[in-house]
Context: one part of a larger RNA
Molecule: small-subunit ribosomal RNA, 5' domain
Organism: metagenome
Formats: sequence, structure tokens, C1' cells
RNA sequence: GAACGAACGCUGGCGGCGUGGAUAAGACAUGCAAGUCGAACGGUGACUGGUGAGUAGCAAUAUUUGCCGGUCAUAGUGGCGCAAGGGUGCGUAACACGUGGGCAAUUUGCCGCGAAGACUGGGAUAACCGCGAGAAAUCGUGGCUAAUACCAGAUGUGAUUCCCGGGAGGCAUCUCUCGGAACUCAAAGCUGGGGAGCUGGCGAAAGUCAGUCCUGGCGCUUUGCGAUAAGCCCGCGGCCUAUCAGCUAGUUGGCGGGGUAACGGCCCACCAAGGCUAAGACGGGUAGCUGGUCUGAGAGGACGACCAGCCACACUGGAACUGAGACACGGUCCAGACACCUACGGGUGGCAGCAGUCGAGAAUUUUUCACAAUGGGCGAAAGCCUGAUGGAGCGACGCCGCGUGGGGGAUGAAUGGCUUCGGCCCGUAAACCCCUGUCAUUUGCGAACAAAUCUCCGGCAUGAAUAGUGUCGGAGUUGAUGGUAGCAGAAGAGGAAGGGACGGCUAACUCUGUGCCAGCAGCCGCGGUAAUACAGAGGUCCCAAGCGUUGUUC
Repeated sequence: GAACGAACGCUGGCGGCGUGGAUAAGACAUGCAAGUCGAACGGUGACUGGUGAGUAGCAAUAUUUGCCGGUCAUAGUGGCGCAAGGGUGCGUAACACGUGGGCAAUUUGCCGCGAAGACUGGGAUAACCGCGAGAAAUCGUGGCUAAUACCAGAUGUGAUUCCCGGGAGGCAUCUCUCGGAACUCAAAGCUGGGGAGCUGGCGAAAGUCAGUCCUGGCGCUUUGCGAUAAGCCCGCGGCCUAUCAGCUAGUUGGCGGGGUAACGGCCCACCAAGGCUAAGACGGGUAGCUGGUCUGAGAGGACGACCAGCCACACUGGAACUGAGACACGGUCCAGACACCUACGGGUGGCAGCAGUCGAGAAUUUUUCACAAUGGGCGAAAGCCUGAUGGAGCGACGCCGCGUGGGGGAUGAAUGGCUUCGGCCCGUAAACCCCUGUCAUUUGCGAACAAAUCUCCGGCAUGAAUAGUGUCGGAGUUGAUGGUAGCAGAAGAGGAAGGGACGGCUAACUCUGUGCCAGCAGCCGCGGUAAUACAGAGGUCCCAAGCGUUGUUC
């Protein structure tokens, strides 16, 4: 000199963009942070349409009930999601990360393209009802019922396992392809539209609802390829320590098995005695790694906040279940510590999500608004959810921009300071005159971010169809921020300057007080009676909404 997630002191007008728990991975009150689908299913509730019957009534009508529907809501079964997104840096010196390769040793829900199929049956169970236990959390028992829940059988395009034969290729085990034989493995429905006949339910009939039939949409099963995501292996690279020199028995390799999606001592039985190490094994300490950031002319050094990629973790330790994917932050089980409820029998909890509280600390924000945009989950869709995200709030914490006025104005006013007592300085500075109106104030107008979904109209495709569905075009609808930004007008210099320094380094000097005292100080050093070095004042210098100090890095 530069830098900082800074802190402290004094001071503080406005705006934009960033940024803000670095310490206790300490403990947490409260609210919210992951749901959604009724177009998978049976119920239940409310409202309602058609129709038949009963009761009351002279009637209008009221009410009860059977059947067939409709709309809205939803506890439960079921599906998908909850493995993403968000947080933190404890652990980890490791194939954790970076980079370059490999898997002929692998998996991949949703998505894209393709091939083939979706047949016949069955038994339960929750909800609900009854009984019971418990303070609660919750649980037991009996009965009824549904499905895209579950199970069995059939078929097998195809795939799996193993065998035989032909061809092609390679890198040794092999790989690809064609043909053949055997074994094993599937499935689910929901919904939109249509018109003649037929069938069935309700109804006396008219009619209405459903099916057969035709035609779409979303799903379902097997499978190939792709895409995406993941798993595994290897070369190289990046901390300190030798006051750590030897380390190692599943250890190193083989054979055979088990296990996994997959290779492998990953695990096991047997056999051999190997393997690593001064190019630092083993041990100890420290640490998430990287893109990058800071500094520096560079080489290098230091760091890894924010943003992005990867990894690890989720009160502490351990374990598996479900699933395409977890050994799972807001899932389960066990153990432990802590905290809470209790009727003392027993239960409940996990902010390193967003806010917020206490604690420790030099130190780090609101218990805010909205899903309008972007993105995600579910859904056919409308939509619902989303502390992701978009915004606002707080903090000069940082960077950047702007302002605190401009011009004129000498009797060089007054106060103040110095003085050689003549005067000099503050100083065009002020007063005073003339202007301007940024910002703040105030009045009015007032955004972009919005394109879609959806509704209506039209064209095209599909289709028997003027249904329906898909697609394209046009119109309409939707804004948290926000009455904000911005624009226009109004008034008045009015509301807006401080901090540090002045002995040398180092830009800037005098007076008074003090008298080795009080004090200063980054280094040299000042102070013991004229101190430009202490304290105050006037003046001056440097920065400026900041200025200094401290800490840390180069």
C1' cells in the first nucleotide's frame, strides 16, 4: 500500500447493488418448512334432480321412505412424491476431492422411440358397526365390504438360466448375431364422445340409467434401444511431523463357494507365506475438497465467507425395512444422554429448514408479504402444496453514485487567536444582493416484469361424425413487490459534516497551562519552568458520510 463475512471509538443526509452466527455440530418455547389425486376404491356428510309408494290435509302443500342419478366435501384403503429442494462442516489425509481413463463386471422410477400383449378365477382387509382395556399415547376382540390393494391358474411377442450348431469380431477369460431344444417369469382398470338395433335395472307407460358395438384420452404387463441419474475400478495431483522406523493374520495371493445390480477377502472353508516401507510405510497433529478469492510486476504466499460442482452429517452410537433410488434432516427399531407430560401403570420429543429464544461471545438481522414470476411435487384439468424462490424489513458491514448549494459581495464588520502594539490571521469566509432546485418534503399521474393455464371463436389432423381429443391463430383473464420505480407540478437555502493528524519518518505551527508530575508513544523517543512531541485553544494539513484504532493475510 492492498484486502476483510470483521469488531471497537467518535460521527452520521439519500439511493442502487451486494452482504450479515466466523464462537457452543450448545440447548431450544411458538408458528410454519411435503404433500397431492374423488377421472383407482368402498363408505360417510351436506345440498339437489327424476320417478314410485305411504301418512296428514277438501286442496295447495308438508313429511317419511324405495329406486335411478347429479354437485360439493372428505377420515380410511390405494397410487405417486416424501432419496428432490433447503441446512451445516462434526467427521474425513481418504479414490473424499480435482483431472484423465476403464466397466467385455453394472443398475436406472418418471421421460423419448419401437415390438408384443392385457384371458379366467379367488380369498381377504381398513373404513364402518358391536364389545372391551387405558389418564393419555394407543391397543385387543367379534362381524360386514371395495379396488388400478393382494393371491392363484392360462397364454409367452419377449426376456432369464444352461446346452448344441453356423457366421462375424476382438484384447486372454470372451463379445455380437442367426437357428434349435429345455426351464422359469406378465398384466388393471378409469374416463370422454357417438348413433340404429338388442340385452338388463327402475317405472303402469312415456321415459331414464347401464351394457353390447364404434371411436378417442390417461393408465397396466413383458421387452429392445436411447436419454438422464447412479454404482464400481485405475493412473496422476494437492497439509505438517522422523523428538513416529519399522508396519501387517483376512494380513498378501491362490482354489472352491456365499453374497451383491455388479468386480473384488466384500464374507467364509481350505492351501501357500506373502504384502507395505527412507520416492517416508506405520503412528501423531491439523483439515471438508475444488472452480476460485486476496495479495504480488511475476514466480510465489495465504485463504476456501457469499455463488457453483462434489463429499460427509442430521441429539449420540448401532441396525435394517420399504423402495427405481436411502441404510433415509422434518421415516422405523434398539441402546444412551437430555428435556417434557402423567391418574406413577406408562408415554412423548429432536431447528446443522425459515423466522425466533436463551446461552457463550468483541460480534452477526424480521417470530414479515406472496405463490404474481422462475422451479419442484401431485392431478386429465381446474387447482392444491412449496420459509425453494420472488419481495419487503433491520445493520455505513462492503462497493458504487449523489447531496449538504451557485454567482456576486471589502468599511477587509464583529467575536476569537497572534502581535515587534504598527498590525497580521480566520477571510469572500459571514452579513447583504441575485439565482438554482439534485436529494429529502409535498400534490397529481403512474408502470415493465404476463407468457401461459383456462374460457370463447376460427383453421388443420384424427375420426363414420357437425361428438370428443390434439395442434395452430385471434380475443378475454391473472402482480406479492406497490400507488413502489418513473414522470409532471409546488414551496423554500430552507432539513443534511465529521473524524484523525500537525518533532522526524510524514502533508501540516503558534500561544497558554503543566513542570521527569500529569501524561504521550508505531519506531526513534518527548516531559526535571519559555515543550511546534503532554492538556486546552486558535490556525493548518489529509480524508470525507465517513474517519481513526485493533486483529488477520500478502